[in-house]
């Protein structure tokens, strides 16, 4: 060079046109004499980036950036 997989919350990962999610850390309040553990809330996301279809895109095409992995 050239294919294939993947980027989505701090961290591991879902969600294959129609309100972006779980767990898990993180605050807070409860619960205990005190930790732990339990319970109940909350905040935290330009869905790697640009561009293009569509009434709508994380999701479909296009270009590219970064990772791994196989051919040359």
């Nucleotide at each position: 060079g050239c294919g294939g997989u993947g980027g989505u919350a701090g961290u591991u990962c879902a969600g294959u046109g129609g309100u972006a999610g779980a767990a898990u850390g993180u605050c807070u309040c409860c619960u205990u004499c005190c930790c732990a553990a339990g319970g109940a809330g909350a905040a935290g996301g330009u869905c790697g980036a640009g561009g293009g279809u569509u009434c709508a895109a994380a999701u479909c095409c296009c270009u590219u950036c970064c990772a791994c992995c196989g051919c040359u």